The prediction has a mean pLDDT of 82. Small-subunit ribosomal RNA, 3' major domain from a metagenome, 480 nucleotides, folded computationally.
[in-house]
Context: one part of a larger RNA
């Protein structure tokens, strides 16, 4: 020097503590182990694998299983030869017809200087080669996940020290921060920190449809519906604002704390983006690229079926519930984001419903998809029940070449388990946690999952002794 310690001291983080909901019990989803399989493709394995690659396996997809089948191959560039598309009208032969031969005429890939020459597309041949989601992620690129958005890692000269190295970057304060400050053999300096960037919060100008409607006029069972308007909301472009700027107190007179004012906001206002040096020989050769190894009538290529959906059982992740803060029934409440043409689909009609059916208007601030919880009113009365919906039968719908294996919904019938859940554990500090419903990728269908969006909307934090994990200084080592 580091790295370590069940050695010190400082400090931090939803680390623990206060709290509030879970998850460990149930049932069902959904990934995995393990079994089972002709297969039940492969990959990911504490934290940093397991609703992960996969934003969506009926077939494709598909890698894997079985059959049967191709061999210059499905894809590519190269040689040699060789042809140039498709129709259209007539006429001769044959023939009962239908329909074949033959042949003439229009027409005959592109481009041109009409000479051929360039190109293109197809046919045939033999061969160079093609192809391998076949190995190696411990041969690599590249991306990526962790510790960590933690406050770290470092370099020049210069000084000390035989040197390995030290100092700087400790020391006293102070911050989220190696953040600033003051001291000091250091003096700068760079990667990071923080700004700068996007976006919510507040105002101000500009601009005014598809958006708004105070004020005029019109108009209506009712509407921004129609003249108009440029106020308001909003949209979107450009500025303003927040700096410890201003006050008081503490403090070393510093940095800066702490408490006020004025403010839409207050001390990094909230949220993203942004991820030093490097750790794990962390993932990934099946995205993609690639070195090296193999295969070459197969380990490559097609079809067609089946498999990735098997199931005694275990673990992760998640939905629904065990009810009265509820269920069920009735009544035109109120967003936000985003999407839409092989589309979203209004209105209207039909069917108990899933959903037909006819069809307006929109490539969209015009139209459309499109709220639920919440409220009021009735009922139910603490029961395995009007809780709970698992499973199962049965008739349909839709999507689709096609729902058996193996989709999803609807009706009626059925009515499993479960009465709050051991040991142990997880998430979360405010518009958060809960709770409630939207949408969107993907996608023909097919969502509890993922990413986004809005509605309601809380409880607590004395503190830092202990549990984790990390920063620094310092002490010990028989480790490196």
């Nucleotide at each position: 020097u580091g790295a370590c310690g069940g050695g010190g001291g400082c400090c931090c983080g939803c680390a623990c503590a206060a709290g509030c909901g879970g998850u460990g019990g149930a049932u069902c989803a959904u990934g995995u182990g393990g079994u089972u399989u002709a297969a039940u493709u492969c990959g990911a394995a504490a934290c940093c694998a397991c609703g992960c690659g996969a934003a969506g396996a009926a077939c494709c997809u598909u890698a894997c299983c079985u059959a049967c089948c191709c061999u210059u191959g499905a894809c590519a560039u190269g040689g040699u030869a060789g042809u140039c598309g498709c129709g259209g009208a007539g006429a001769u032969c044959a023939g009962a017809g239908a329909u074949g031969a033959u042949u003439u005429c229009c027409u005959u890939c592109a481009g041109u200087u009409c000479g051929g020459c360039u190109g293109g597309a197809c046919u045939a041949c033999a061969c160079a080669c093609a192809g391998g989601c076949g190995c190696u992620g411990c041969a690599u690129g590249g991306c990526u996940g962790u510790c960590g958005u933690c406050a770290g890692c470092u370099c020049g000269u210069g000084u000390c020290g035989u040197g390995a190295g030290a100092u700087g970057u400790u020391g006293g304060g102070u911050u989220a921060a190696g953040u600033c400050c003051c001291g000091c053999a250091a003096c700068g300096a760079g990667c990071g920190c923080a700004a700068c960037c996007c976006u919510c919060g507040c105002c101000u100008u500009c601009a005014g449809u598809u958006a708004c409607c105070a004020g005029c006029a019109g108009g209506u069972u009712a509407a921004g519906c129609u003249g108009g308007g440029g106020a308001c909301u909003c949209u979107g472009a450009a500025g303003g604002g927040a700096c410890u700027g201003c006050c008081a107190g503490u403090g070393a007179u510093a940095a800066a704390c702490u408490g006020g004012a004025g403010g839409a906001a207050g001390g990094u206002g909230g949220g993203g983006a942004u991820g030093a040096c490097g750790u794990c020989a962390a993932g990934u050769c099946c995205u993609c690229a690639u070195g090296g190894c193999c295969c070459u009538u197969a380990u490559g290529g097609g079809u067609a079926g089946g498999g990735c959906u098997a199931c005694a059982c275990a673990c992760g992740u998640g939905a629904u519930a065990c009810a009265a803060u509820g269920g069920c029934a009735a009544u035109g409440a109120c967003a936000a984001u985003g999407a839409g043409a092989a589309g979203c689909g209004a209105a209207g009609g039909g069917g108990c419903g899933a959903c037909c059916c006819u069809a307006a208007g929109c490539g969209g601030a015009u139209c459309u998809c499109u709220a639920a919880a919440a409220a009021u009113u009735g009922u139910c009365u603490c029961a395995g029940u009007u809780c709970g919906g698992a499973u199962u039968g049965u008739u349909c719908u839709c999507u689709g070449c096609a729902a058996c294996u193996c989709g999803a919904g609807a009706g009626c019938a059925u009515g499993a388990a479960g009465u709050u859940g051991g040991a142990a554990u997880c998430g979360c500090u405010a518009g958060u946690a809960a709770u409630c419903g939207u949408a969107g990728a993907u996608c023909a269908g097919c969502a509890u999952g993922c990413u986004a969006c809005g509605g309601u909307g809380a409880a607590u934090a004395c503190g830092u002794u202990c549990u984790c994990g990390g920063g620094c200084c310092u002490u010990g080592u028989a480790c490196a």
The full RNA is in RNAcentral, with records from SILVA.